A computed fold for a 91-nucleotide RNA from Sediminibacillus terrae, annotated as Glycine riboswitch aptamer.

RNA sequence: AUGAAUAUAAGAGGAGAGACUAUCUGUGAUGAUAGCGCCGAAGGAGCAAACAUAAUGUGAAUCUCUCAGGCAAAAAGACUCUUAUAGGACG
Numbered sequence: 001a002u003g004a005a006u007a008u009a010a011g012a013g014g015a016g017a018g019a020c021u022a023u024c025u026g027u028g029a030u031g032a033u034a035g036c037g038c039c040g041a042a043g044g045a046g047c048a049a050a051c052a053u054a055a056u057g058u059g060a061a062u063c064u065c066u067c068a069g070g071c072a073a074a075a076a077g078a079c080u081c082u083u084a085u086a087g088g089a090c091g
Base pairs, nucleotide, nucleotide: 006086007085008084009083010082011081012080013079018036020035021034022033023032024031037071038070039069043067044065045064046063050058051057052056
């Protein structure tokens, strides 16, 4: 200072996939356990180029995996926008 990245808070938007089956508890399943099927956008894990190297290591994503999570609604939700605060890059 016509104030970048970034962080936090609030507000708005925000996808996908069985309200599956069996058993148990229970007034009642929207609960618990097990089974099969499925989703990709919390979190986690994997790597291409490139870089370093003796072995090998570092290394991004909404890509891949599906450990975790999820598959009516609600909640959650990556990410996006707005506002506020912090911040102090370029010039």

Rfam family: Glycine riboswitch aptamer. The family is grouped with related families in Rfam's "Glycine riboswitch clan". The model forms 91% of the base pairs in the Rfam consensus. The sequence was found by an Rfam model in a public genome assembly. Its mean pLDDT, the model's own confidence on a scale to 100, is 78.